RNA sequence: GCCUUGGUAGCUCAGCUUGGUAGAGCGCUUGCUUGGUAAGCAAGAGGUCGCGCGUUCGAUUCGCGCCCAAGGCU
Numbered sequence: 001g002c003c004u005u006g007g008u009a010g011c012u013c014a015g016c017u018u019g020g021u022a023g024a025g026c027g028c029u030u031g032c033u034u035g036g037u038a039a040g041c042a043a044g045a046g047g048u049c050g051c052g053c054g055u056u057c058g059a060u061u062c063g064c065g066c067c068c069a070a071g072g073c074u
Base pairs, nucleotide, nucleotide: 001073002072003071004070005069006068007067010026011025012024013023020057028044029043030042031041032040050066051065052064053063054062
């Protein structure tokens, strides 16, 4: 230098194929339950979907460029 894969909540990851309100588990907060904890149950908070530009009525999703990480080729 080139190719492939990935970047989404504090953490691990789905969702992208098929553009149309952003989700799960764990964790966190509050409440219920208990003699009290743990466990269990219920509710809630937490996101510029890596950055920018473009296409579109509408982009996490499509196109282009860039950044970062992992692997491969020379």

This is a predicted structure of a 74-nucleotide RNA (transfer RNA) from a Candidatus Aenigmatarchaeota archaeon.
Rfam family: tRNA. From the family's description: Transfer RNA (tRNA) molecules are approximately 80 nucleotides in length. By type it is a transfer RNA.
RNAcentral holds the sequence, with entries from ENA.
Model confidence (mean pLDDT): 81 of 100.